[in-house]
Predicted 3D model of a 362-nucleotide RNA (Bacterial RNase P class A) from a Gammaproteobacteria bacterium.

RNA sequence: CGAGUUGGCCAGACAGUCGCUGCUGCGCCGGUAACGGCGGAGUGGAGGAAAGUCCGGGCUCCACAGGGCAAGGCGCCAGGUAACGCCUGGGAGGCGUGAGCCUACGGAAAGUGCAACAGAAAGGACACCGCCUAAGUCGUCUCUUCGGAGCGACCGGUAAGGGUGAAAAGGUGCGGUAAGAGCGCACCGCGCAUCUGGUAACAGAUGUGGCGAUGGUAAACCCCGCCUGGAGCAAGGCCAAAUAGGGAUCCGGUGCCGUGGCCCGCGGUGGAUCCGGGUAGGCUGCUUGAGGCCUGCGGUGACGCAGGUCCCAGAUGAAUGACUGUCCACGACAGAACCCGGCUUAUCGGCCGACUCGCACC
Numbered sequence: 001c002g003a004g005u006u007g008g009c010c011a012g013a014c015a016g017u018c019g020c021u022g023c024u025g026c027g028c029c030g031g032u033a034a035c036g037g038c039g040g041a042g043u044g045g046a047g048g049a050a051a052g053u054c055c056g057g058g059c060u061c062c063a064c065a066g067g068g069c070a071a072g073g074c075g076c077c078a079g080g081u082a083a084c085g086c087c088u089g090g091g092a093g094g095c096g097u098g099a100g101c102c103u104a105c106g107g108a109a110a111g112u113g114c115a116a117c118a119g120a121a122a123g124g125a126c127a128c129c130g131c132c133u134a135a136g137u138c139g140u141c142u143c144u145u146c147g148g149a150g151c152g153a154c155c156g157g158u159a160a161g162g163g164u165g166a167a168a169a170g171g172u173g174c175g176g177u178a179a180g181a182g183c184g185c186a187c188c189g190c191g192c193a194u195c196u197g198g199u200a201a202c203a204g205a206u207g208u209g210g211c212g213a214u215g216g217u218a219a220a221c222c223c224c225g226c227c228u229g230g231a232g233c234a235a236g237g238c239c240a241a242a243u244a245g246g247g248a249u250c251c252g253g254u255g256c257c258g259u260g261g262c263c264c265g266c267g268g269u270g271g272a273u274c275c276g277g278g279u280a281g282g283c284u285g286c287u288u289g290a291g292g293c294c295u296g297c298g299g300u301g302a303c304g305c306a307g308g309u310c311c312c313a314g315a316u317g318a319a320u321g322a323c324u325g326u327c328c329a330c331g332a333c334a335g336a337a338c339c340c341g342g343c344u345u346a347u348c349g350g351c352c353g354a355c356u357c358g359c360a361c362c
Base pairs, nucleotide, nucleotide: 001358002357003356004355005354006353007352008351009350010349012327013326014325015324016323017322018321020045021044022043023042024041026039027038028037029036030035047333051344052343054342055341056340057339058338059232060231061230062229066264067263068262069261071228072227073226074225075224076090077089078088079087080086091105092103093102094101095100106223107222111221112220113217114216128162129161130158131157132156136154137153138152139151141150142149143148170188171187172186173185174184175183189211190209191208192207193206194205195204196203197202236284237283238282239281246275247274248273249272250271251270255269256268257267258266291310292309293308294307295306296305297304298303328331
């Protein structure tokens, strides 16, 4: 200097004019009061994803709410957390020269299923091209030292070599064999046992076994282990107002109803369906939180503990908009609606740190 990997921060800025809204005071008017209206002051006012509604909770109700089945979720180990399908660290496997990154990562020796084409064959294999001709039989062939040899054929042996395929009876080498094969041996791989290190997943060492658990696939069914009530702020509570305390049909204690399904238990005593009528207003829930920031300590880390400090949106047809000027990083994706912890997706740019590789110079 170039190319990368990874972690963190910001999210146009400033000034002026007019406009919107929450809270806290103040003033004026109306009113017995509750309260209502107008004006003005101070102060606050959208995000890193507010998005998707995918997970987990807080909170509210069913409701006093138990057990089981089904269903669903997760799936290496150990931690963190209120909890999680999240996060952190480690292990194994894989990718990368590397910094690093990815993993739907329990079980195929419980069972079932699936695998096109090619290939002889896709799970104890009917061998396509091959290799051998030992052993056994045959031959009007050749040779013969008359023992037989060679050749050919039948029968037979083989899975080492070649081919096909993602995958074909573990791999390489040596020996052995008629030719071959773990047939034997060495090393590796695999199974088992013991020991060492580690909380563990696992790793290593030693020994042993020729080793078919024939191989793959569970993001196929399944088995195993752990976890799980439901509905949701349009939850729920209060006030005011209005109407029709309406009508019909069916079932009815061996029934019916009770916040996903089924069963048991428990509780209640009417239940279900259809037609018709009234209301849709106001207040609350509603923002002080598993909260933010700073410092110290502990921990590899996620994070925890302690102290200090701050209050940082609460709208309800839905609040922050318009104009002007200047600056430069020329502004992308994009707007809270009960709240929080995550994940995923979209995205213009700028800044800071650590690490890796390459080139050149000293």

Its Rfam family is "Bacterial RNase P class A". About the family: Ribonuclease P (RNase P) is a ubiquitous endoribonuclease, found in archaea, bacteria and eukarya as well as chloroplasts and mitochondria. The sequence was found by an Rfam model in a public genome assembly. Its mean pLDDT, the model's own confidence on a scale to 100, is 77. The model forms 96% of the base pairs in the Rfam consensus. NCBI's taxonomy places the organism under Bacteria, Pseudomonadati, Pseudomonadota, Gammaproteobacteria.